[in-house]
c-di-GMP-I riboswitch aptamer from Paenibacillus durus, 98 nucleotides, folded computationally. Rfam family: c-di-GMP-I riboswitch aptamer. About the family: GEMM was predicted in a large-scale screen for bacterial structured RNA regulatory elements. The RNAcentral record of the sequence draws on Rfam. The source organism's lineage runs through Bacteria, Bacillati, Bacillota, Bacilli and Paenibacillus.

RNA sequence: CCUUAAUAUGGGCAAAAUUCUCCGAAAGGGAAUGACGCAAAGCCAUGGAUCUACAGUCUCAGUUCUUCCCUUGAGACCAUGACAGCCAGGUUGCUGAA
Numbered sequence: 001c002c003u004u005a006a007u008a009u010g011g012g013c014a015a016a017a018u019u020c021u022c023c024g025a026a027a028g029g030g031a032a033u034g035a036c037g038c039a040a041a042g043c044c045a046u047g048g049a050u051c052u053a054c055a056g057u058c059u060c061a062g063u064u065c066u067u068c069c070c071u072u073g074a075g076a077c078c079a080u081g082a083c084a085g086c087c088a089g090g091u092u093g094c095u096g097a098a
Base pairs, nucleotide, nucleotide: 003098005095012038013037017033018032019031020030022029023028036085042091043090044089046088047087048086050082051081056077057076058075059074060073061072
């Protein structure tokens, strides 16, 4: 140095749950407590999976004397949002038995 993850020392991260007059439309994120686990559970949304649907498009209903527009409600689609502790990929890195 490469492969690799035995063991030890010293450290690191932190699931669920609970709390918050924190951010967000939501999914989700942040902070505190917590300790299921993790050798990349460090970092990066490039591909797939998954979650969400504010806006947008469409449909239906309502509103309207009628049509269109506007406005209201419901539904469908939709990632440009999220997720790195789902799987790949990229990148950096502690220890050091063989």